[in-house]
Parts: sequence; C1' cells; structure tokens
RNA sequence: AGUCGUCUGAGCGACUUAAAAUAGGCUUUAAGCUCAGAGCGUAGCCCUUCGGGGCUGGGUAGUU
Repeated sequence: AGUCGUCUGAGCGACUUAAAAUAGGCUUUAAGCUCAGAGCGUAGCCCUUCGGGGCUGGGUAGUU
C1' cells in the first nucleotide's frame, strides 16, 4: 500500500494476491468481530423443476 471479516463511516484484527480467523476475557444466540445507520445474510412457514421463489418476524444476550 492492498485485500478480507454483510454494506457505509469510524474502530479492532488478520493476511500478502488470497479470503480466511484467535479480531480484550468468559458464557450465550440462527444472528455474521465492535459502535451508529442500513436491513444483505440468517430464522420460521408455504411452494418448488430442488436451481430457487413468496410472506412474516427479529435484528444475539449477559457479565467483566
């Protein structure tokens, strides 16, 4: 410098051409590293040519 952790901004962290995870600690949630905003993914139900589509809800939580 670049890339990545859903997106933007700010962080935190990792990696070096690839897209992964240990991202303060412990536990917890389907809820993805954190916060604000978003509402992508995810959850339930139904349909399905099993590729996917529609509707609804919620947007992990506690503690240090």
Model confidence (mean pLDDT): 77 of 100. A computed fold for a 64-nucleotide RNA, annotated as Pistol ribozyme. Rfam family: Pistol ribozyme. The literature on the family includes a 2015 paper in Nat Chem Biol by Weinberg et al., "New classes of self-cleaving ribozymes revealed by comparative genomics analysis". Its family is annotated with catalytic activity in the Gene Ontology.